RNA sequence: AACGUGCUCCGGGGUCGGUGAGAAUCCGAACCGGCGGUGAAAGUCCGCGAGCCGUGUCCUCCGCAAGGAAGAGACGGUUGAGCCGGUGAAAUUCCGGCACCGACGGUUAAAGUCCGGAUGGGAGGAUGCACGCG
Numbered sequence: 001a002a003c004g005u006g007c008u009c010c011g012g013g014g015u016c017g018g019u020g021a022g023a024a025u026c027c028g029a030a031c032c033g034g035c036g037g038u039g040a041a042a043g044u045c046c047g048c049g050a051g052c053c054g055u056g057u058c059c060u061c062c063g064c065a066a067g068g069a070a071g072a073g074a075c076g077g078u079u080g081a082g083c084c085g086g087u088g089a090a091a092u093u094c095c096g097g098c099a100c101c102g103a104c105g106g107u108u109a110a111a112g113u114c115c116g117g118a119u120g121g122g123a124g125g126a127u128g129c130a131c132g133c134g
Base pairs, nucleotide, nucleotide: 003132004131005130006129007128008126009125010124015029016028017027018026030113031112032102033101034048035047036046037045043100044099051078052077053076054075055074057072058071060069061068062067082098083097084096085095086094104116105115106114
């Protein structure tokens, strides 16, 4: 150095115009892209995370009871979308072209971009600190 344990810190981006009584939701145009991996750099490859659904557990509250509500953590399930050409030893990752995708709840009108759960959680990251190992 690498590795192990504990801790600390970090850890998601993006809108204008038109119509209309009303839309940052429709229409038109525009814009955005979490984490690890990969023969070479990825929103679209392989996985992961968030979200959503279900099950049972714990805890709190309401209720005479049956039962109902909030929260926590566990397990299971679900979870979008890319082709063509070029270069090259190697690229669905680079370059060129044309496409495509985007949780849940809310809203005077349907949302990737507004508001909210979220000053949350989080895959993971550190050139960080301590100890161990070496």
Molecule: FMN riboswitch aptamer (RFN element)
Organism: Microterricola viridarii